[in-house]
Context: one part of a larger RNA
RNA sequence: AGUGUAUGGGGGAUGUCUAGGUGCCGAGAGGCGAUGAAGGACGUGAAAGGCUGCGAUAAGCCCAGGGCAGGAGCCAAAUAUCCGUUAAUCCUGGGAUUUCCGAAUGGGAGUACCCGGUAGAGCAGGGCAACCUGACUCUAUCAUCCAUGGCUGAAUGCAUAGGCCAUGUGAGGCGAACGCAGAGAACUGAAACAUCUCAGUACCUGCAGGAAAGGAAAUCAACCGAGACUCCGUAAGUAGCGGCGAGCGAAAGCGGAAGAGCCCAAACCACAGGGCAUGCUCUGUGGGGUUAGGGCACUCAAAAGGAGUUACAAAGGUUUACCUAGUUGAAUGGUCUGGAAAGUCCAACCACAGAAGGUGAAAGUCCUGUAAGCGGAACGUAAACUCUCCGUUAUUUUGAGUGUACCAGAGUAGCACGGAACCCGUGGAACUCCGUGUGAAUAUGGGGGGCCCACCCUCCAAGGCUAAGUACUACUCGGCAACCGAUAGUGCAAAGUAGCGUGAGCGAAAGAUGAAAAGCACCCCUGCUAGGGGAGUUAAAAGUACCUGAAACCAUACACUUACAAGCUGUAGGAGCCCUAUGCCCUUUGUGGAAUGGGUGACUGCGUGCCUUUCGCAUAAUGAGCCGGGGAGUUACCGUUCGUGGCAAGGUUAAGUCUUUAAGGGACGAAGCCGUAGGGAAACCGAGUCUUAAUAGGGCGACUUAGUCGCGGGUGGUAGACGCGAAACCAGGUGAACUACCCAUGGCCAGGUUGAAGGGGAUGUAAAGAUCCCUGGAGGACCGAACCCACUAACGUUGAAAAGUUAGGGGAUGAGCUGUGGGGAGGAGUAAAAGUCUAAUCAAACCUGGAGAUAUCUCGUUCUCUCCGAAAUAGCUUUAGGGCUAGCCUCAAGUUAUACAUUACAGGGGUAGAGCUACUGAUUGGGACUGGGGGGCCACCCGCCUACCCACCCCUACCAAACUCCGAAUACUGUAAUGCUUAUCUUGGGAGUCAGACUGUGGGCGAUAACGUUCAUGGUCAAGAGGGAAACAACCCAGACCGCCAGUUAAGGUCCCGAAUCCAUGCUAAGUUACUAAGGAAGUCAAGUUGCUGUGACAAUUAGGAUGUUGGCUUAGAAGCAGCCACCAUUUAAAAAGUGCGUAAUAGCUUACUAAUCGAGCAAUUUGGUGCCGAUAAUGAACGGGAAUAAGUAUGGAACCGAAACUGCGGAUUAUCCUACGGAUAGUGGUAGGAGAGCGUAGCAAUCAGCGUUGAAGCGAUACGGCAACGAGUCGUGGAGCGUUUGCUAGUGAUUAUCCCGGCAUGAGUAACGAUAAAACAGGUGAGAAUCCUGUUCGCCGAAAACCUAAGGUUUCCUGGGGAAGGUAAAUCCGCCCAGGGUUAGUCGGCCCCUUAGUCGAGGCUGAAAGGCGUAGACGAUGGAUAGCAGGUUAAUAUUCCUGCACCAUGUUGGUGGACGAAAGUAGUGACGCAUUUUAGAAGGUUAUCCCGUGAUUAGUCGUGCGGGUUUCGCAAGAUCGAGGUCGUUUUUGAUACCGAAGUAACUGGAUAAGGUGCCGAGAAAUAGCUGCUGUAGGUUGAAGCCAGCGUGACCGUACUAAAACUGACACAGGUAGGUGAGGAGAAUAUCCUCAGGCGCUC
Repeated sequence: AGUGUAUGGGGGAUGUCUAGGUGCCGAGAGGCGAUGAAGGACGUGAAAGGCUGCGAUAAGCCCAGGGCAGGAGCCAAAUAUCCGUUAAUCCUGGGAUUUCCGAAUGGGAGUACCCGGUAGAGCAGGGCAACCUGACUCUAUCAUCCAUGGCUGAAUGCAUAGGCCAUGUGAGGCGAACGCAGAGAACUGAAACAUCUCAGUACCUGCAGGAAAGGAAAUCAACCGAGACUCCGUAAGUAGCGGCGAGCGAAAGCGGAAGAGCCCAAACCACAGGGCAUGCUCUGUGGGGUUAGGGCACUCAAAAGGAGUUACAAAGGUUUACCUAGUUGAAUGGUCUGGAAAGUCCAACCACAGAAGGUGAAAGUCCUGUAAGCGGAACGUAAACUCUCCGUUAUUUUGAGUGUACCAGAGUAGCACGGAACCCGUGGAACUCCGUGUGAAUAUGGGGGGCCCACCCUCCAAGGCUAAGUACUACUCGGCAACCGAUAGUGCAAAGUAGCGUGAGCGAAAGAUGAAAAGCACCCCUGCUAGGGGAGUUAAAAGUACCUGAAACCAUACACUUACAAGCUGUAGGAGCCCUAUGCCCUUUGUGGAAUGGGUGACUGCGUGCCUUUCGCAUAAUGAGCCGGGGAGUUACCGUUCGUGGCAAGGUUAAGUCUUUAAGGGACGAAGCCGUAGGGAAACCGAGUCUUAAUAGGGCGACUUAGUCGCGGGUGGUAGACGCGAAACCAGGUGAACUACCCAUGGCCAGGUUGAAGGGGAUGUAAAGAUCCCUGGAGGACCGAACCCACUAACGUUGAAAAGUUAGGGGAUGAGCUGUGGGGAGGAGUAAAAGUCUAAUCAAACCUGGAGAUAUCUCGUUCUCUCCGAAAUAGCUUUAGGGCUAGCCUCAAGUUAUACAUUACAGGGGUAGAGCUACUGAUUGGGACUGGGGGGCCACCCGCCUACCCACCCCUACCAAACUCCGAAUACUGUAAUGCUUAUCUUGGGAGUCAGACUGUGGGCGAUAACGUUCAUGGUCAAGAGGGAAACAACCCAGACCGCCAGUUAAGGUCCCGAAUCCAUGCUAAGUUACUAAGGAAGUCAAGUUGCUGUGACAAUUAGGAUGUUGGCUUAGAAGCAGCCACCAUUUAAAAAGUGCGUAAUAGCUUACUAAUCGAGCAAUUUGGUGCCGAUAAUGAACGGGAAUAAGUAUGGAACCGAAACUGCGGAUUAUCCUACGGAUAGUGGUAGGAGAGCGUAGCAAUCAGCGUUGAAGCGAUACGGCAACGAGUCGUGGAGCGUUUGCUAGUGAUUAUCCCGGCAUGAGUAACGAUAAAACAGGUGAGAAUCCUGUUCGCCGAAAACCUAAGGUUUCCUGGGGAAGGUAAAUCCGCCCAGGGUUAGUCGGCCCCUUAGUCGAGGCUGAAAGGCGUAGACGAUGGAUAGCAGGUUAAUAUUCCUGCACCAUGUUGGUGGACGAAAGUAGUGACGCAUUUUAGAAGGUUAUCCCGUGAUUAGUCGUGCGGGUUUCGCAAGAUCGAGGUCGUUUUUGAUACCGAAGUAACUGGAUAAGGUGCCGAGAAAUAGCUGCUGUAGGUUGAAGCCAGCGUGACCGUACUAAAACUGACACAGGUAGGUGAGGAGAAUAUCCUCAGGCGCUC
């Protein structure tokens, strides 16, 4: 370290439970609000917080009713203090109170705040009083709009607009769905897209009600009729509409629910009033009247009751019932077990009550209840009765008839154009509704009946009201569930909380001790409030990390194994060691025995995970860290098919009605649907009909009839439709706290340098220009800090930091940087322009919604077994990785002829081959010379030559996919026989497949390349295991139902690894075997052919190799040997005018050739076998390794091994058959896919008179059973529920979706612990100290790392205590936790006064709505205006408290004063740039002066030493401060008191003030404030002013923090406006070192 077992930890699955959800049913209620809502803020308790209640009368006050002994709500116990039989708490009803915000409403505002006016009251101050004042308190009131009434009243005469007053329980805002209306998308579908669709949907907006809307025919219908509207069923997916695509889609009629009809305008009459054209008209009121019309006139008849509170008129009372509290309410005991009885057993009882819940387990008789009864002061609701209205004897009402022609809704109907809505998309388009224009008739009239016209029918528009039936449920009450049970069910059993975001908005997790807290007294260990050990409680520790307590993961103990050994971690075999059971054996029945059982597993054989996707994956292609839980073909409707059931030429109901139950149901209901008859375009006819002239023929039918309604399975369509997943589109909102730009108002820029224009002077000129000097101080000037930026490099890259650090860099008076407030926004803003920026998001932000958009795409898709089993092809396709039809698969039914194989026979063909003087083309060599052409000679002609070209002919050779005089084998077709038995065919249900791969053969393309590509034809893989080829989908052999320690073989093998071998004859020497070519080579074996050779070959050795001559020429030279020409001759055995080497040229060496020695074969060449070289790559890799001379190789022979093949034995199962309950025969690899049979999970019903505290479920262990999914038994744990069987119903089965949630690993005790400014020592405290406190040294900052202060934060401040968590380690410490304390203002800031940008905005203008703009007016600082300084004091505050001295405003009293003077008007001021410069000059600093204090020595220095101070107020006088001292007190120590030194100068500095100069970009506003003038009210009964006294001055902020407290997720190396900012050196705020002060950066 591994495996196993046991015991634990960790974790929170599982089981059980339910407080909460979900879906429905029945009632109720259907609103609340200016009498201040909904919703909040802040308060309120004896006591801190949260919830609930309530509101300064504050967990409550009053009254009425109920009710009865205990109460002061819950978390949440205890304490304190109270209340209660004089009836509390509690419940119901009514009333009172009800802060502030919010429609919010006196004005304003950043919601819970600020500031008022008027009237009254209180209180306070003053006053003798009347009364005055108030800054205080309370009460009431003061918004806008609308309506009504009145008063007043412009331009403008009457009037009107306007203004004012009064009245109003008027409106405003909120609320879930339902309703009506205005406006109105897009994704999507159409496989693209534009009409169309989605859809008049989503969203936005207006308005209403308990419902809304609609509604009593200018309607339908069809020649018959119906009789308002609404809703349901049907008609019907019909008629229709429609790129006639996708799709959209009525109505009448019929069956039902409900049922209800009315009122005006007008004619006419009466009355009143007005106008004037004085006989007409207008207005009002009353009557009349409203469509089978009415009025008016006439005629006739009848009549005493009718109606009503929702329309048609409108109130009240009484009674009863119901609702909102209540109340009565039967019946049991014992035994046993147990902690507990409701369980068991025995024996009873009640029942109009055996619903349910609770009680220590399972209760009719214990409790609450239940059945059945009873009850109501008050609010509310309903019904009845009262009651109300009309009429009641006549100027009445009702009805009928005749007549008359008075009335019957006008910018209307219609029409034209443009639209919308209707099934109806402009169509032939009616009807209905809008906009613009035009524009009737008048009942003898008008509308409609789908263009239009006629006839006919029907109705009467242009006015209004109307219940029920219908829709919905935020809310209240009651009930139900084959709904969920804590990853489920609502997002929430705790919550719209914690948390995130600027915001709109988003949005969790988290349940269980026990019957009862009996929640561990007491003791011990320890620093202990941690933790543990005892003791105790309890049935059990179940111990507030609490029921059960699985797995991952982490430990400990024991058994076995492992230290020469190598890989999917297993499987098969297996020694040794250890153990003994749900089995076995023995018998003595046990603490028995054994291996055949269990654990381990040395060693050996074989063996490259799973899923997905693929032609093909160990693949180095995808996905998964592990475990647990969750997680995907469902439901509705409509079709189709199969099965099954009822009825059957018929079948069946829908809505609804009635009835009934605890729940379910039952009965009616025939409207309708399907079928029973078809044919035709239709009229129509009909067992026929259509076509047609036809009776012919033909088509479709009949002859040959089964449907229909349920239920279940398969499958299709419409819906999100198996699950998850886009990028996007559209609608409505939220954002400019980041950033870009703009507006308003403020602020900032050390120091140094240069020296423009202009000016002055000099020279010069006629005068200028010009030159020089001085002055001057310009500049998108220069150098360079703060500040801003971001060019380079390094670092950083799981950072210190989601953009930084370090070192350099750029700009730094300008187009500069920056604070505060404000503006404009999503197809929009903004942009010195980069598609930049618009909150870490930008070629269209963010949030929510349409929405489950769509996805021809990817991924995933969950238990078992059995039978069969593909495809990767064709055609078409905006199609090629998609689809449709066919092909191939499966299941069912049917037909009984086929299909297939072999053989025989009969066919046609033009491939392979072959051939070409057989065509068309191509084509080798030769010949003949026949012809033609070219060239040459000749040239007048005839001719001649030709190493030129072509054609014919002869011989020879030879090619072809698009050549054929020829021509197979196969294949194909047909017929017959035989074999085989349904494999074929038909119909119907269901598919999958359309990416194929390699290999053999025949071709094309390519290069007769490719693991290439593309056809054809076989095979295999795909979807196929096994044996062989070392390993190796596609090659060879062979098709796996299961088992066997049986046998025979195939391919291939037989030395060892490795099962199996021997013999014979050759070859190979290369380890060839056991990679390769051109090419090369006396390798070797075999077989040939041709030469030479005893007259002596070949090789070797010895000798010769000469002369003319240096041949001639050429040349400087050329002598055999640079080159050219010639290459003769002689002597010889032989010897070249020379084969090579060599020299400047010679020389020299050598060869050919010859002789001798030697003595037998030699040389050349051709073919076959087998070897050699050629042969070079990156870790070592070319027999699989060892090794082998065969164990290589060739030929031959004989054996053996070898697979899941074949055989044998046993078993399972499918199909068929039979002599049939037993056999036989043939099968049983399998992806996509089809078909069949089962297992398990959850719930429900019945069942087992089921099981259960003598122990359910769950969990753990286990050696048993089943072909599998899986099922038992026993033991342990656990502590209350659970099963069997038969059915039914599903949220029904997970190793995989970069799945979701939780837990736990790995990396790993690894990286890191956040500026390298730095610590050390001593003491203290403490259980404990590197870190805390104190001290002494040391180090760092010091234009900060010091101090003040805006924003922001919000208690972090101070003191005491603590140490669980936070602090990157520790901690006695802290910005942590607990408790207590702390912020004091007339003058500081705000509020208040004023205005900027801008915002709101009465009226007004404008817009579909929402809304937009804007006048008066109001708000709005970053600006204007505005009165206090010094010292002291606290643990923590101070311009705030105290002390001292001031000031402002205002009131009042007294005095003084002696004429002004609120309001209003008017004038001025307020009132402003940048740069540069001059003068004066505060604080501060330095030095000096002055004062105080101070010595010690040394080896050595005594002075010009060292340290400190030299303040503040005031004109001054003086006071204050001041080191120190006196005195007092004394545990700590100045509560109180006294004395008190010097207290100056120079230099520097530059706050501030007042100016100057230059320049162009020309530099806020105010109805505030201030000043002047006018002079109204007032004022000589005394104004303003001044002096003194006495009063008053509210409210808000004030602590702390400028980085560890803000912003960056952090105690984060970043960012954050303004002010003060000392010394030395220095130009300087640079830089270095130091004061004051602060730190050493939390391992």